The RNA shown here (small-subunit ribosomal RNA) has 1396 nucleotides and comes from a Candidatus Nealsoniibacteriota bacterium. Its Rfam family is "Bacterial small subunit ribosomal RNA". The sequence is in RNAcentral, with records from ENA and SILVA.
């Protein structure tokens, strides 16, 4: 740059919301390892850690006989050998130690070199010295050395020649060489120079990691001058001189690290990385060191020194895998001791050639990407196995089996490239490979990890907070879709999953792209230094900007467009097109900036006036406290909830008076005023800062912020010397209290006050940095002007500056802010990045100290948090109501007994019920039975009772009596009896077999169903709508009223439900119909049925006139007329599996069934709930009187003291029974205050009923005994009118009864309530909250047991070292010298000793 490409969330804080915020997931990558698991083939890739560890073994760097002389073989041709000499061995291949640096990367620059190579010029003359090999001698164990002697080169040296070379202004000076081959042509060469190519030295800009808990570095250090050195510039070196140079734009030091193309990942912007491939750089056991050379300070050359390995004859040698294999270590890990020079390239050479772990192939490993295949068609009785079931059936599943095909792969067997260029011939390691062709057979090939949510895909068993799982949240405590099997499914596939790392999501460091009232964040205020940022206008410049161009960004790599080669793909390859960035040229002139000029609104001066607890010094005043004396005066004072320690007879408090003392200002006084913040207050006085206001004048951006940096900075605390009344941290003593190291009291040091030095924090808050402007009001209030008006002033009006309240728009998570912004915007500082560890530790700095400033990490956690909701709590607040309380009556709790319940006990005492809301409950009837595996014993096993189905087989039955035994039961035995149906047959029963029965066994925490509670308390909910991002509110707040969300008003709310009330029953007044009974009959009482009546209907007052609320009249009843059933949405995992159903689990010759005997009824004791007393409002007698409700019974009469017997009329009921229907009650006598004539327990004796059976274990009767108790601590219950209390009396249930219980039923019949302070309950509204399992919640601190000693942090000790300096030791290098291991100076190594 036309086109073109580009961004995905989710789970987890809550009871639920929205924020803020972290954590963790899904994605992609990797030189990986791991684990399970594997058929093949291409193309890559493979020691990241201890390859800067340590090597055994081979091999990676030679060539040249056309540079020399020689030796050896051969008759000769020739070939072979070391040595001399050339040339290469500085390349090629290895790794990243180490470096933070011109190393690297761009973009540039030159004061410089360059062997080979290409072009051009010139030239190649003469001459000498030596010395390897050889050859003789010696030494050494070996390496290896040593002497003397012979030799030749393209070896060295000298000498000549001499420019286009070098030096110079110029004269003039200086500098060179080798030949070899060949018969020759010719061909390779050496010399000097020029020039290209190509390579290299060396400089510069600019880019480049972390740390300030590294702030000051530097003496060759920064310049200069001379001189030296170098290829070559320069303190590179050295001598003088000068005293500079780095640095908050991060010096200096300290950790990390090769660096770049690139690579992962992203939507990009960036984060992260530097493996394989290219390009620099650096390194070669550690450390130095120089020589040779074009080129090294040299990986496979020397030399020293250290380490550390081998070899020694102990004298002395010898080595360097970070080449290619390959071993050992070490580790989670990383391959063959292969083949070839065929090819690509090197190196030498004239050439052939030779050499080459460069390279090119094979081999190892699923390491990595990228292909191919494990069959394809058909196949339903939807085989079998296996799972699951609602038992019907589904699933596995066309899947198998089976038929029919097919042959990628794979096994044989044949064929066979191209990679070979350089055509004359020869010449392939891979490899008889790819690749072609037949043959043969479905044959040889599927696994892994998932399955509660995030996330695709579930059932069953086992398991029972165990065993285990888990990435985050978080599964498991008997029904686990979460752990383990098994099966089904998903997802990927030769792989799949874990683990580690990056990137990403993470806008969670925010340039793009975030905040800081309250969530994590605005310095305690101000001043000013650096820096940033700037006000209107003119020129100019061209630094930033823009625009074009031009070079440049190596190649690969990635993209994109056209292609090309392996069957495709990966991979390979061509071409082109594009590239952030830097570097030049041009142009442009707006903007930002530079220069130079103006100007005045920003800022600032100058005149005028004004407000003020600004700020400093001295003065001063009047309460008020407190002490000192004196008067006066008597017994207390003082102080609390109440006390008490204290003060007071030695005279106190209280009172009066004079004085001394310190310290703080009542009232004005206020949301007010001032001041940068802290702060500041009797007055008066001096001295001094700031600020408003008005109208002119001046200067002319002088401006704003503000890193470091200075100064100021409550209180409390620190020094040093005064004061010290009162107050008052330490201390003391009294109190409370379980304790009280507090709150209360009494006392009481420092301090508090005043000079003068320090500390430098505070919830230093508006939790709100400064400054600029712009954006709707409305009200007070505190200054100044200014209008109007007045004699003057105040009120009004408007402007400017401060201080507050409400509040459009906007802004906010919300809450709130809102011209004094938390609204739009611009500039500058300062800060935050999950919670605790921690504002700590270590270290600096500051400080006498206390301490402040700075400012972390290991580990730990899944949240902490902010706001706001809707509930629940509150020893919050308001209102309100209830036998709640108080105001009364009777109790309870103390006795004795009766039931219940715990506990103990027992072979068993069967089991449920446990604070309101169990305990005279489930039981409304335990002597068996009832009963229940609650004990002991003895039977049964298709069963005590059900249903089917088969097979026998009798009709069913139904009476008698025997034995055996505790019965259950068993054994046998005799008598009756013979059903329907013509018949098959059917009904009934037995008996045997097989499905199945049974369970009061377990789980109310698996339910249904019913029930208690809050509570007959007024609540609880819904539809539409509206308001909030949303949870949610409004409705149902608020005002009167009501028992009542009862009704009226009003109203973002308008409706409805389900409660409330009424409907339903009884009772009380009347009318009426009928009526067994009742009576001779009729009325009437009564019984049953219908009806009427009450509705605030009526008056008076209140009240909004309402609603309704006080009185009041009639009424039998008046404001719900008295009682009952009737119980909203919910809590209590509230009760109950033993009333009854039921999932699920146990059990089946027993937890099922029968029977027998026992137990449930056991007794030291503790609790509930009653009965009866305690006595005279009484007890004993004896006369007398009055009910209702109910049941089915059982009268008269006789016997028995009595319970009761005999008896049997009447009764199936308004008829007879219970029943003389009752007692309290009233009369009469009698006890006289006592353990009694109260009391009545407990024992004996004797009877009676019931019933197979009264011993464990009923009941009543009559005699006789005659306990405890004389009215009850603490504390605690009912009850408000026919109630309370007191008095009988009747039923259920049941053979009888342990009933004093329970349900009814009348009789007699009060006392009090002023009223809501309190206790307790409970409803509204509201407010708090860190609670939401909900106050019986949450939670701070501490202790004590236990584990663990990995990690971090301080203390002490000790070892070891880096680096410095020193001393010793080797080495190099200059120098001095005729010479230098020895002397001089420099570098530097090794060890040693000190230290961080």
């Nucleotide at each position: 740059u036309u086109a073109u490409u580009u961004g995905a969330g989710a789970g987890u804080u809550u009871g639920a919301u929205c924020c803020u915020g972290g954590c963790u997931c899904a994605g992609g990558a990797u030189g990986a390892a791991c684990g399970c698991u594997a058929g093949c083939g291409g193309c890559g890739u493979g020691g990241a850690u201890a390859c800067c560890g340590g090597c055994a073994u081979g091999c990676a760097a030679g060539u040249c006989a056309a540079g020399g002389g020689g030796c050896c073989c051969g008759c000769a041709a020739g070939g072979g050998c070391a040595c001399c000499g050339g040339c290469g061995a500085a390349c090629g291949g290895c790794u990243u130690a180490g470096u933070a640096a011109c190393a690297c990367g761009u973009a540039g620059a030159u004061a410089c070199a360059u062997a080979c190579c290409a072009u051009c010029a010139a030239u190649u003359c003469a001459g000498g010295c030596a010395u390897a090999a050889c050859u003789c001698a010696u030494c050494g164990a070996a390496a290896g050395a040593u002497g003397a002697g012979c030799u030749a080169a393209u070896u060295c040296c000298u000498g000549a020649u001499a420019a286009u070379c070098u030096c110079g202004c110029a004269a003039g000076a200086g500098c060179a060489a080798a030949g070899g081959c060949g018969c020759a042509a010719g061909c390779c060469g050496a010399u000097u120079g020029a020039u290209g190519a190509a390579u290299g030295g060396u400089c510069u800009g600019c880019g480049u990691c972390c740390u300030a808990u590294c702030a000051g570095c530097u003496a060759g250090u920064u310049g200069g001058u001379g001189a030296g050195g170098u290829a070559a510039c320069g303190g590179c070196u050295c001598a003088c001189c000068a005293a500079g140079g780095c640095u908050a734009u991060g010096a200096c030091g300290g950790g990390u690290a090769g660096g770049g193309g690139g690579c992962a990942u992203g939507a990009g912007a960036g984060u992260g990385u530097g493996u394989u491939c290219c390009c620099c750089a650096a390194g070669a056991a550690u450390g130095g060191c120089a020589c040779u050379g074009c080129g090294a300070u040299a990986c496979g050359g020397g030399c020293c020194a250290u380490a550390c390995u081998c070899c020694u004859a102990c004298g002395g040698g010898a080595g360097g895998c970070u080449g290619c294999a390959g071993u050992c270590g070490a580790g989670a890990a990383u391959a063959u001791u292969c083949g070839a020079c065929a090819a690509u390239g090197g190196g030498c050479g004239a050439a052939a050639g030779c050499c080459u772990g460069a390279u090119c192939g094979a081999g190892c490993g699923a390491c990595g990407c990228c292909g191919c295949g494990u069959g394809u068609u058909u196949g339903a009785u939807g085989a079998a196995g296996u799972c699951c079931u609602u038992c019907g059936g589904g699933a596995u599943g066309u899947a198998a089996a089976g038929a029919a095909c097919u042959u990628u792969u794979c096994u044989c067997a044949g064929g066979g490239a191209g990679g070979a260029a350089g055509u004359a011939a020869u010449u392939g390691a891979c490899a008889g490979u790819a690749c072609c062709u037949g043959a043969g057979g479905a044959a040889u090939a599927a696994g892994g990890a998932g399955c509660u949510g995030c996330a695709a895909a579930u059932c069953a068993c086992g398991u029972g907070c165990c065993a285990g799982c888990a990435g985050c949240c978080g599964c498991g405590g008997u029904a686990a879709u979460a752990c383990g099997u098994g099966a089904g499914c998903u997802c990927c596939a030769a792989g799949c999953g874990u683990u580690a790392u990056c990137c990403g999501g993470a806008u969670u460091u925010a340039u793009u792209g975030g905040g800081c009232g309250u969530a994590a964040a605005g310095c305690g205020u101000u001043c000013g230094u650096a820096g940033g940022u700037u006000u209107u206008u003119u020129g100019u410049c061209a630094a930033g900007u823009u625009u074009u161009c031009u070079g440049u960004u190596a190649a690969a790599u990635a993209u994109c467009u056209a292609g090309g080669g392996c069957u495709u793909a990966a991979c390979c390859u061509u071409a082109g097109a594009g590239g952030u960035g830097c570097a030049g040229a041009a142009a442009a002139g707006a903007c930002u900036g530079g220069c130079a000029g103006a100007a005045u609104u920003g800022a600032g001066g100058g005149c005028a006036u004004u407000a003020g607890g600004g700020g400093c010094u001295g003065a001063u005043a009047g309460a008020a406290c407190g002490g000192u004396u004196g008067g006066a005066g008597u017994a207390g004072g003082g102080g609390u909830g109440a006390a008490a320690u204290c003060c007071g007879u030695u005279g106190a408090u209280a009172c009066c008076a004079a004085c001394c003392g310190g310290a703080a200002u009542a009232c004005c006084a206020a949301a007010a005023g001032c001041g940068a913040a802290g702060g500041c207050a009797u007055u008066c006085a001096g001295c001094u800062g700031g600020g408003g206001u008005g109208a002119c004048c001046c200067u002319g951006a002088c401006a704003c912020u503000g890193a470091g940096g200075a100064a100021c900075g409550a209180a409390a605390g620190c020094g040093u010397g005064g004061g010290g009344a009162g107050c008052a941290a330490a201390a003391a003593g009294g109190a409370u209290u379980a304790g009280a190291u507090a709150c209360c009291c009494u006392u009481g040091u420092a301090g508090u006050c005043c000079a003068c030095g320090c500390u430098g924090u505070a919830a230093a808050c508006u939790a709100u940095g400064g400054a600029u402007a712009c954006u709707g009001g409305c009200u007070a209030u505190a200054u100044g002007a200014a209008g109007u008006g007045u004699c003057g002033a105040c009120c009004c009006u408007u402007c400017a500056u401060g201080u507050g309240g409400c509040g459009a728009a906007g802004c906010u998570a919300a809450c709130g802010c809102g011209u004094u912004a938390a609204g739009u915007a611009u500039c500058c500082c300062g800060c935050c990045u999950g919670g605790g560890a921690a504002g700590u530790a270590c270290g600096g700095c500051c400080g006498c100290a206390a301490g402040g400033c700075u400012a972390a990490a290991a580990c730990u956690c899944a949240a902490a948090g902010g706001a706001a909701u809707a509930g629940a709590c509150g020893g919050g607040g308001u209102u309100u109501c209830a036998c709640a309380c108080a105001a009364g009556c009777a109790g309870u709790g103390g006795a004795u007994c009766a039931c219940g319940u715990g506990g103990c006990u027992u072979a068993a005492u069967u089991c449920g019920a446990u604070g309101a809301c169990a305990a005279g409950c489930g039981a409304g009837g335990a002597a068996c039975c009832u009963u229940a595996u609650c004990c002991a014993g003895g039977a049964c096993u298709u069963g005590a009772a059900a249903u089917u189905a088969u097979a026998u087989u009798g009709a069913a039955g139904c009476c008698a009596a025997a034995g055996a035994g505790a019965a259950a039961u068993c054994u046998g035995u005799g008598g009756c009896g013979u059903c329907c149906g013509c018949a098959a047959g059917g009904a009934c029963g037995a008996u045997a077999u097989a499905a199945c029965a049974g369970g009061u066994g377990c789980u109310g925490c698996a339910u249904g169903g019913u029930u208690g509670u809050u509570g007959u308390c007024a609540g609880c909910a819904u539809g539409u709508g509206u308001c909030u991002u949303g949870a949610g509110a409004c409705g149902c707040a608020c005002c009167c009223u009501u028992a009542a969300a009862u009704g009226g008003g009003g109203u973002a709310a308008c409706a409805u439900g389900c409660g409330c009330a009424a409907c339903c029953c009884u009772c009380a007044u009347c009318c009426u119909g009928c009526g067994u009974u009742u009576u001779a009959u009729a009325u009437g009482u009564c019984g049953c049925g219908g009806g009427a009546a009450a509705c605030u209907g009526c008056c008076c007052g209140a009240g909004a006139u309402a609603a309704u609320u006080g009185g009041g009249a009639g009424g039998a009843a008046g404001g719900c007329g008295a009682g009952g059933a009737c119980g909203a949405c919910a809590c209590c995992a509230a009760a109950u599996c033993c009333g009854c159903a039921u999932g699920g689990c146990c059990u089946u010759u027993a937890u099922g069934u029968c029977c027998u005997g026992g137990g449930c009824u056991g007794c030291a004791c503790a609790c509930g709930u009653g009965a009866u007393a305690c006595a005279a409002u009484g007890g004993u007698a004896c006369c007398g009187a009055c009910a209702a409700u109910g049941g089915g019974c059982g009268a008269a009469g006789c016997c028995g003291u009595a319970a009761g017997g005999c008896g049997g009329a009447g009764g199936u009921a308004a008829u007879c029974c219970u029943a003389u229907c009752a007692a309290a009650c009233g009369g009469u006598a009698u006890c006289u205050c006592a353990g009694u004539u109260c009391g009545g327990a407990u024992u004996g004796a004797g009877g009676g009923c019931u019933g197979c059976a009264a011993c464990u274990c009923g009941c009543c009767c009559u005699c006789a005994u005659g306990a405890a108790g004389c009215u009850g601590g603490a504390a605690u219950u009912g009850c408000u009118a026919g109630u309370a209390a007191u008095c009988g009396c009747c039923a259920a249930u049941c053979a009888g009864c342990c009933a004093u219980g329970u349900g009814g039923c009348g009789a007699u019949g009060a006392a009090u309530a002023u009223g809501u302070u309190c206790c307790u309950g409970a409803a509204a509204c509201u407010u708090g909250u860190a609670c939401u399992c909900a106050c019986c919640g949450c939670c701070a601190a501490a202790u004590a047991a236990a584990u663990g000693u990995g990690c971090u942090c301080g203390g002490c000790g000790g070892u070891u070292u880096a680096u410095u300096u020193c001393a010793c030791u080797a080495g190099c290098a200059g120098g001095u010298u005729a010479a230098a291991g020895u002397c001089c100076u420099g570098c530097c190594c090794c060890u040693g000793c000190u230290u961080a």
NCBI's taxonomy places the organism under Bacteria, Bacteria candidate phyla, Candidatus Nealsoniibacteriota.